The part of an RNA shown here (small-subunit ribosomal RNA, 3' major domain) has 477 nucleotides and comes from an uncultured Gammaproteobacteria bacterium.

Context: one part of a larger RNA
RNA sequence: UGACGGGGGCCCGCACAAGCGGUGGAGCAUGUGGUUUAAUUCGAUAAUAAGCGAAAAACCUUACCUACCCUUGACAUCCUUAGAAUCCUAAAGAGAUUUAGGAGUGCUUCGGAACUAAGAGACAGGUGCUGCAUGGCUGUCGUCAGCUCGUGUCGUGAGAUGUUGGGUUAAGUCCCGUAACGAGCGCAACCCUUAUACUUAGUUGCUAGUUGAUUUUAAUCAAAGCACUUUAAGUAGACUGCCGGUGACAAACCGGAGGAAGGUGAGGACGAUGUCAAGUCAUCAUGGCCCUUAUGGGUAGGGCUACACACGUGCUACAAUGGACAGUACAGAGAGCGUUGAAGCUGCGAAGUGGAACUAAUCUCAGAAAGCUGUUCGUAGUCCGGAUUGGAGUCUGCAACUCGACUCCAUGAAGUCGGAAUCGCUAGUAAUCGCAAAUCAGCAUGUUGCGGUGAAUACGUUCCCGGGCCUUGUACA
Repeated sequence: UGACGGGGGCCCGCACAAGCGGUGGAGCAUGUGGUUUAAUUCGAUAAUAAGCGAAAAACCUUACCUACCCUUGACAUCCUUAGAAUCCUAAAGAGAUUUAGGAGUGCUUCGGAACUAAGAGACAGGUGCUGCAUGGCUGUCGUCAGCUCGUGUCGUGAGAUGUUGGGUUAAGUCCCGUAACGAGCGCAACCCUUAUACUUAGUUGCUAGUUGAUUUUAAUCAAAGCACUUUAAGUAGACUGCCGGUGACAAACCGGAGGAAGGUGAGGACGAUGUCAAGUCAUCAUGGCCCUUAUGGGUAGGGCUACACACGUGCUACAAUGGACAGUACAGAGAGCGUUGAAGCUGCGAAGUGGAACUAAUCUCAGAAAGCUGUUCGUAGUCCGGAUUGGAGUCUGCAACUCGACUCCAUGAAGUCGGAAUCGCUAGUAAUCGCAAAUCAGCAUGUUGCGGUGAAUACGUUCCCGGGCCUUGUACA
């Protein structure tokens, strides 16, 4: 000087407390461990691994296993020789491939280019090892308020000071004091979205007033208009600016006015010096080592989907604030040319068949669902719950056996609110309800977004956990 202390002081955080809803018990989905296996490819392992890499394992992917094949090689550069390339047919084979026959002779500056075959090596190739040789990227402490430097001063020196002290803040934020005076990286602001208004613009958007048509009304269509809504460009707006109080005449805090919004308005992006020899050599790049008729390359089938069990993350439930049936209302954000696929027709079926309007503020996906209204069930393992299993179908795709999703009929398991323990959340949040997208031929309870309905509680900082500043002790570095 740090680090540590079941030392002290001050302060903060869904850290506790106050509340709401979960996990832990059940079934299933998914990941992991273990076990099994010819193989169950590899990595990730407290917080900071485990619906993670993987925004899609039937083949492919694929790296694994088995079998069959290749050896200048699937890919790159160089040399020599021959031939354009390319296409068709037949046979063997699981295929890779092998064999046979035929068609074809192009471009050209006549050098050759491109491509194919053969040959010789130089070399290619490696998802082989080392993340404890590395770059890059990332997690974490932590969006915590810290981390440093120049000159000066003090100290023999390591170092100290500044950065400590009194207030204040979300903040090393600002003010005052001060042997310090300044500065840098962080904080904040500048960026994006959102909340209000104005200006400009008016189609595919909108429809207040006006006119016409159809019609019993409602409503629809057309004219007309750009008022409103909205879209998307610009501008304004919030700064403790104003008032009162407290304060040290400061910084600031408390209350108020006006305002769409008030004290960082809300959300996002943004992550200092460093820590964990943290993670990644399997994104990529790369040193060293290793393999070179194989640890490289090709193909078919299998495996990554196994199953006594253990753990994590979720979905669905155990019901009446509910299930079922009928009627009825209201979103936002997206996607659409190898695509979205309407109406009418067909099918028991929102599985599907078929159809073809629209290339998008116009058309389509698209029925939002919870909600509201009415009827029924009456506390039952039930008209709860839907696992499992049997049958019949549909779709995608060369192909659904291993191993896809969906529909219909039948079947109707566990489960009656979950021990110890443990997690999330402070407002348009939790909880609950549906919708869309990426990946994608097909496959979503996952992920990422979107809106609908919409709470309770916070006395407070004694305690648990983590962190910041000052101080003290130390046989630690």